The RNA shown here (SAM riboswitch aptamer (S box leader)) has 121 nucleotides and comes from a marine eukaryotic metagenome. The prediction has a mean pLDDT of 83. The RNAcentral record of the sequence draws on MGnify. Its Rfam family is "SAM riboswitch aptamer (S box leader)". Gene Ontology term of the family: regulation of gene expression.

RNA sequence: CUUAUCCAGAACGGCAGAGGGGACGGCCCUAUGAAGCCUAGCAACGGGUCUUAGACCCUUACGGGCGUAGAUACGGUGCUAACUCCGGCGUCUGACAGUUAACGGUCAGGCGAAAGAUGAG
Numbered sequence: 001c002u003u004a005u006c007c008a009g010a011a012c013g014g015c016a017g018a019g020g021g022g023a024c025g026g027c028c029c030u031a032u033g034a035a036g037c038c039u040a041g042c043a044a045c046g047g048g049u050c051u052u053a054g055a056c057c058c059u060u061a062c063g064g065g066c067g068u069a070g071a072u073a074c075g076g077u078g079c080u081a082a083c084u085c086c087g088g089c090g091u092c093u094g095a096c097a098g099u100u101a102a103c104g105g106u107c108a109g110g111c112g113a114a115a116g117a118u119g120a121g
Base pairs, nucleotide, nucleotide: 001121002120003119004118005117006116011039013038014037015036019029020028021027024087025086026085040080041079042078045076047074048072049071050070051069054066056065057064058063084115089112090111091110092109093108094107095106096105098103
C1' cells in the first nucleotide's frame, strides 16, 4: 500500500502492585487490585488434517490436480469492560429558540466517510 472483518463470544484462577481504555476532547474502569507475565478460555483469519459439489483439468487406468461447501482446533496469529466506550468530517430526519426568509445555532437519532485495530497479501 491492497483487501476482508469490527452490535456475537471468552477469567469468581496464580504472580505482581498503579495505572488503563491508541492520540485529542469527553465519559469510564481500577486497592472489591490497573499495566505486565503465567495459566485458562473465545473465535475461526490464513496454514495443516478429514469429508465433500463440479457436464473443471491431467491420466488407458489406478489415481492426481484445481476447487465449492463443511468439520476439526493440530500448529501460526488474534482476542477475552463498555458497539472500535462515545465524539470530531459529510449527509439526511426530528425537536427547540432566533430570523420575513435564506440561513446558521443547540439537542436527539439514521446513514456514510476518515482514523484505528486484527488477519491475509